Background:
Model confidence (mean pLDDT): 78 of 100. Predicted 3D model of a 79-nucleotide RNA (Glycine riboswitch aptamer). The model forms 89% of the base pairs in the Rfam consensus.
[in-house]
RNA sequence: AUGACUGGCUCGGGAGAGCGCCGCAAGGCCGCCGAAGGGGAACGCAGAAUCUCUCAGGCAAAAGGACCGGGUCACGACG
Numbered sequence: 001a002u003g004a005c006u007g008g009c010u011c012g013g014g015a016g017a018g019c020g021c022c023g024c025a026a027g028g029c030c031g032c033c034g035a036a037g038g039g040g041a042a043c044g045c046a047g048a049a050u051c052u053c054u055c056a057g058g059c060a061a062a063a064g065g066a067c068c069g070g071g072u073c074a075c076g077a078c079g
Base pairs, nucleotide, nucleotide: 006074007073008072009071010070011069012068013067018030020029021028022027031059032058033057037055038053039052040051
């Protein structure tokens, strides 16, 4: 000096499904979604998904949101 991978912060994009019923309320009941997180997938060990489960979460808007892209900071593989 180049700046891989990864991570932090920030900006933009970002799906699905109930403004369900009873109840003063607390709470109860029925239906549904899959994209925080978690479990399965996973067999000797290790180990992924936008697949699968639906524990958690969610089902007007807002918020949240996997993931994608931009900026910036840190780390510093390789040459």